A computed fold for a 717-nucleotide part of an RNA from a Methanobacteriota archaeon, annotated as large-subunit ribosomal RNA, domain II.

[in-house]
Context: one part of a larger RNA
RNA sequence: CCCAGGGAGUUUUGAUCAAUGGCGAGGUUAAGGGGUUGAUCCCCGAAGCCGGAGGGAAACCGACAAGUCCGCAGCCUUAGGGUGAGGGACGAAGUGUGCUCGCUUGGAGUCAUUGGUGGAAGACCUGAAGCCCGACGAUCUAUGCCUGGCCAGAUUGAAGCCCGUUGAAAGAUGGGUGGAGGAUCGAACCGUUGCUGAUCUGCAAAUCGCUCGGAUGAGCUGGGUAUAGGGGUGAAAGUCCAAUCGAGUUGGGCAAUAGCAGGUUCCGCGUGAAACUACUCGUAGGUAGACGUUAGUGGAGAUUGAUUACGCUGUAGAGCACUGAUUGCGCAUUUAGGGGGAGCGAUUCCUCGGUGCGCUGCCAAACUCCGAAGGUGUGAUCGUUGUAGAUACUAGCAGUGAGUGAUGGUGGGUAAGCUACCAUUACGUAAGGUGAACAAACCAGCCUGAAGUUAAGGUCCCUAAAUAUCAAUUAAGUGUCACAGACAAACCGUGUCCGUGGUCGAAAACAACCAGAAGGUGGGCUUAGAAGCAGCCAUCCUUGAAAGAGUUCGUAACAGAUCACUGGUCUAGCUUGCGGGCCGGGAAAAGGGACGGGGCUAAAAUUGAUUACCGAUACUUCAGACCAUCGAAAGAUGAUGUGGUAACGCGGCGUUGUGUUUGGAUGGAAGGUGGGCUUUGAGGUCCACUGGACCGAAUACAAAUGAGAGUCUUGGG
Numbered sequence: 001c002c003c004a005g006g007g008a009g010u011u012u013u014g015a016u017c018a019a020u021g022g023c024g025a026g027g028u029u030a031a032g033g034g035g036u037u038g039a040u041c042c043c044c045g046a047a048g049c050c051g052g053a054g055g056g057a058a059a060c061c062g063a064c065a066a067g068u069c070c071g072c073a074g075c076c077u078u079a080g081g082g083u084g085a086g087g088g089a090c091g092a093a094g095u096g097u098g099c100u101c102g103c104u105u106g107g108a109g110u111c112a113u114u115g116g117u118g119g120a121a122g123a124c125c126u127g128a129a130g131c132c133c134g135a136c137g138a139u140c141u142a143u144g145c146c147u148g149g150c151c152a153g154a155u156u157g158a159a160g161c162c163c164g165u166u167g168a169a170a171g172a173u174g175g176g177u178g179g180a181g182g183a184u185c186g187a188a189c190c191g192u193u194g195c196u197g198a199u200c201u202g203c204a205a206a207u208c209g210c211u212c213g214g215a216u217g218a219g220c221u222g223g224g225u226a227u228a229g230g231g232g233u234g235a236a237a238g239u240c241c242a243a244u245c246g247a248g249u250u251g252g253g254c255a256a257u258a259g260c261a262g263g264u265u266c267c268g269c270g271u272g273a274a275a276c277u278a279c280u281c282g283u284a285g286g287u288a289g290a291c292g293u294u295a296g297u298g299g300a301g302a303u304u305g306a307u308u309a310c311g312c313u314g315u316a317g318a319g320c321a322c323u324g325a326u327u328g329c330g331c332a333u334u335u336a337g338g339g340g341g342a343g344c345g346a347u348u349c350c351u352c353g354g355u356g357c358g359c360u361g362c363c364a365a366a367c368u369c370c371g372a373a374g375g376u377g378u379g380a381u382c383g384u385u386g387u388a389g390a391u392a393c394u395a396g397c398a399g400u401g402a403g404u405g406a407u408g409g410u411g412g413g414u415a416a417g418c419u420a421c422c423a424u425u426a427c428g429u430a431a432g433g434u435g436a437a438c439a440a441a442c443c444a445g446c447c448u449g450a451a452g453u454u455a456a457g458g459u460c461c462c463u464a465a466a467u468a469u470c471a472a473u474u475a476a477g478u479g480u481c482a483c484a485g486a487c488a489a490a491c492c493g494u495g496u497c498c499g500u501g502g503u504c505g506a507a508a509a510c511a512a513c514c515a516g517a518a519g520g521u522g523g524g525c526u527u528a529g530a531a532g533c534a535g536c537c538a539u540c541c542u543u544g545a546a547a548g549a550g551u552u553c554g555u556a557a558c559a560g561a562u563c564a565c566u567g568g569u570c571u572a573g574c575u576u577g578c579g580g581g582c583c584g585g586g587a588a589a590a591g592g593g594a595c596g597g598g599g600c601u602a603a604a605a606u607u608g609a610u611u612a613c614c615g616a617u618a619c620u621u622c623a624g625a626c627c628a629u630c631g632a633a634a635g636a637u638g639a640u641g642u643g644g645u646a647a648c649g650c651g652g653c654g655u656u657g658u659g660u661u662u663g664g665a666u667g668g669a670a671g672g673u674g675g676g677c678u679u680u681g682a683g684g685u686c687c688a689c690u691g692g693a694c695c696g697a698a699u700a701c702a703a704a705u706g707a708g709a710g711u712c713u714u715g716g717g
């Protein structure tokens, strides 16, 4: 992992609500007793309980069998209305001095059965770590005690003693002897440092290899014995106390408790949420409200849409009139002050700054002289909805109370697939088509079958439908990406296209080529020099078609070249702004690589326009089913009924057993295997083979009643 069997809302009690039934101002028995059956039924039994009166803390006091009005259904109607159970509003009464108020009053309860729910019980099943009580453990291990055992070999050579030498001596020194030591090296033995080696479903629930520590001692070890669970023992690590230790093991309390986690078994039909608000030792949970569902009461309006009338508002924007912030200029003022000048000084002048005024420029969530779109209140009209009973109210039962995305509007944050909110919407609980794939983006809200038409999006091939038409742009494979995450910016471009201006231009522009580009004069100054061309000043006049007291190069200075400017040749646009489209550069990321892919260039790209076609569970048509309402039924209506998680409501199928009724079976029951038919479905039924003795149907009742999931349990594979 697979298969088969088992496996989870039960039972009792008291409470409450509904349905059904009995009796009814009453209802009902409990224990117990009598009779009786195969199986439990009949008759007694009123003790007790509920109801029949309330108000008040209590003392205590103590109520409408109907007075008035409205009015739904119904009934009657001369169609105006009348009556009117139930219902409503008054009035009246009881009680409480809480007295302008509260509660109560014009008779409906009670017993049983079934179902829903919550309480107490293990209370749907499974799951703790733990807590307490009693026992059992020191054959492991910790420590003590008693009694035994063991430690190859080698080394060093303490004290003491002897001898020599020396010394007056104490002593010193040399040689021997001796054999000390938590001494040295190193087996057994005990241990376990490093390889962070091997192994790590192992040889092994701690081992193997090499290496390493101790090895006469606080040494190692056999046997016996003592200490026991909040206790022991501990050269102390919370160590060890039988593979168990920050409190052993085992039995019990015990089905401990778990706001946590997992699981919770047949079918169909109707409706259908929430992830918000408040409180909570509360934020993984609850309680109340909002939102769901079912039943009832009641009896006429309700309203989310559109238009309109009259009000309200201070946002977007804008503005600077206030509050603040703030650019430049001018004027005024000496107004605290800084810097500088003149003066012996008093003082004065300049400047920066301050303040005020004027002009100018600019900013604001906590500024407003202004001010939309919108939003909102009330009314009217239309629309929608409602006597087939709405809005509302009452009662039973919930679930939810961790939400998320998009668009628009905000706060926090550098930002985030971030965070805290508001409005709408979707997902959640929503299928289908489109977007390559993709909860929430676009289209569109799925009963069944058939046919057609469209939406979004598409129409070269993959791939259904245009290699469609017209006019442009792009040369970058730009692009072929709605949202979009998965982008790209400032800036630059003599890439190219479009629009709109200015100067010049057939009296010839622009570009190119040919020619000229002079004289006064080498202007003056400066300078060694300064002649158009280091620098300073000035920048005139003449001849002319034109020519600067000179644009650049050049020279030591000249010279020389060139330009401005002019003529000629040639010939039709040249040049310069501004705006826009497409395009290029700017442009770097890790596996090879993505427009979905192939591929595409007068496109299969981009822009504008046009006509066809494809394309969904959408829409239309036909047929059918179900649901709701009406109806006795047939049937009709529902332009717009039938998506659905949590949840509520309703109706069924199947299994086991019992009572009653009625059937089948050795001419083959149940069960098994395979098949046929059939119901919307749970399922039902038939046939063949197998099997070899019991099994159904109807109806009523009772349940240990339905399996795919629980790291479920038992068995098998």
Stems, first nucleotide, its partner, number of pairs: 001717006011121003015117009026050003032044004054061002064091001067090004074083003092105005124263004131253006142227009151217001153185003156181001160177007189214003194210002197208002229245001231241002266652006276289005291399001292397006301385003305382009317370001318368002323364002328359006337352006403427010432443003447624007457614003460598003466611001468610006479600002491585003495582008504573001512569005518542003523537003548563001552561002625642002627638004653706001655703010671690008
The sequence was found in a public genome assembly.